[in-house]
RNA sequence: UUAAAUGACCAAUGUUGCCCUCGUAUAUGUCCGAUAAUAUGGUUCGGAUGUUUCUACCAAGUUGCCAUUAACAACUUGACUAUGAAGGUGAAUGCAGUCAUG
Numbered sequence: 001u002u003a004a005a006u007g008a009c010c011a012a013u014g015u016u017g018c019c020c021u022c023g024u025a026u027a028u029g030u031c032c033g034a035u036a037a038u039a040u041g042g043u044u045c046g047g048a049u050g051u052u053u054c055u056a057c058c059a060a061g062u063u064g065c066c067a068u069u070a071a072c073a074a075c076u077u078g079a080c081u082a083u084g085a086a087g088g089u090g091a092a093u094g095c096a097g098u099c100a101u102g
Base pairs, nucleotide, nucleotide: 005101006100007099008098009097015091016090017089018088019087021085022084023083024082025081026056029049030048031047032046033045034044041066042065050057058078059077060076061075062074063073064072
């Protein structure tokens, strides 16, 4: 001074876990059947539909309505899931480069 090879460090890019924000879907909605109660009540179960969509389709509260009948209504708050985007954070990989062995 230094080839191959091996090891360590390791930028960028890509991949990916988690967190957060936002967009889209869906309105946590609608319909049907059965079932239960009756103003101290208004329940429960099943099926379908809705999404270029898997899953979910509930909880709590407020107000009203029904004068005893079989039927509920409006509103408020809260998500989950699928997918896309931005940001944060971590992991693995890691051309080149540097260092060490050689």